[in-house]
Molecule: transfer RNA
Organism: Candidatus Woesearchaeota archaeon
RNA sequence: GGGCCCAUGGUUCAAUGGUAGAACGCGUGGCUGGCAGUCAUGAGGCCCGGGUUCGAUUCCCGGUGGGUCCA
Numbered sequence: 001g002g003g004c005c006c007a008u009g010g011u012u013c014a015a016u017g018g019u020a021g022a023a024c025g026c027g028u029g030g031c032u033g034g035c036a037g038u039c040a041u042g043a044g045g046c047c048c049g050g051g052u053u054c055g056a057u058u059c060c061c062g063g064u065g066g067g068u069c070c071a
Stems, first nucleotide, its partner, number of pairs: 001070007010024004018054001026042006047063005
């Protein structure tokens, strides 16, 4: 320098154009004498800029960061 892949709650991952979800973690409350555990409930997220579209996490272009291969 070039090819390919990835970027979504604190963490690990889903979601192939129409309300963004799960597990663990975190806050509050119940059960228990307390802890642990369990149940209920809640907060919290689409890497950045532009384009296409009635509508973009999703498709296209560029950028940034990470992984991998080639040189």